This is a predicted structure of a 72-nucleotide RNA (transfer RNA) from Patescibacteria group bacterium UBA6220. It was read from a public genome assembly. Its mean pLDDT, the model's own confidence on a scale to 100, is 82.
RNA sequence: GCCGAUGUAGUUCAGUGGCAGAACAUCCCCUUGGUAAGGGGAAGGUCGAGGGUCCGAUUCUCUCCAUCGGCU
Numbered sequence: 001g002c003c004g005a006u007g008u009a010g011u012u013c014a015g016u017g018g019c020a021g022a023a024c025a026u027c028c029c030c031u032u033g034g035u036a037a038g039g040g041g042a043a044g045g046u047c048g049a050g051g052g053u054c055c056g057a058u059u060c061u062c063u064c065c066a067u068c069g070g071c072u
Stems, first nucleotide, its partner, number of pairs: 001071007010024004018055001026042005048064005
């Protein structure tokens, strides 16, 4: 230099053109003599950045950024 993959909650990941989810972690409550385990609930996201298409974009598309891999 060329090609490809990935980027979503604190972490690991789903999701798919029409309200953004799960598990773990955090906080509160129940249970216990107390702790752990268990049960219930809550909070937490400008979906990597910026354009384009569309009535509507996390999703399609273009450029860029970051990480990873391959080729030279």